The prediction has a mean pLDDT of 80. The RNA shown here (SAM riboswitch aptamer (S box leader)) has 103 nucleotides and comes from Flavihumibacter soli. NCBI's taxonomy places the organism under Bacteria, Bacteroidota, Chitinophagia, Chitinophagales, Flavihumibacter.
[in-house]
RNA sequence: UGCUUAUUAAGAAAGACGGAGGGAUUAGACCCUGCGAAGUCUUAGCAACCUGUGCUAACAAGGUGCUACAUUCUAUUCCGGAUGAUCCGGAAACAGAUAAGUG
Numbered sequence: 001u002g003c004u005u006a007u008u009a010a011g012a013a014a015g016a017c018g019g020a021g022g023g024a025u026u027a028g029a030c031c032c033u034g035c036g037a038a039g040u041c042u043u044a045g046c047a048a049c050c051u052g053u054g055c056u057a058a059c060a061a062g063g064u065g066c067u068a069c070a071u072u073c074u075a076u077u078c079c080g081g082a083u084g085a086u087c088c089g090g091a092a093a094c095a096g097a098u099a100a101g102u103g
Base pairs, nucleotide, nucleotide: 001103002102003101004100005099006098007097008096013043014042015041016040017039021032022031023030026075027074028073029072044067045066046065048064049063050062051060052059053058071095076092077091078090079089080088081087082086
């Protein structure tokens, strides 16, 4: 880095350095940010996947991960409802993220 599978509306902080952006891409919105963004380090925490234990409910926290806003929201298709413009709900697809396996 490619592919496959599964999950993705819950959960969880602070300090130091840093110094202007960030919330994946495209478009539109909205939000955070000099009362300090991204990033790096340290400590703490959470428990998604693997792992371990197990009375199979859960527990542990070893490996990765994560700790503003539903994956921040919408976009594509289908179904249903309501209907004045339009809106609401569900399912699927595409994409993203994470884990495991594999090339």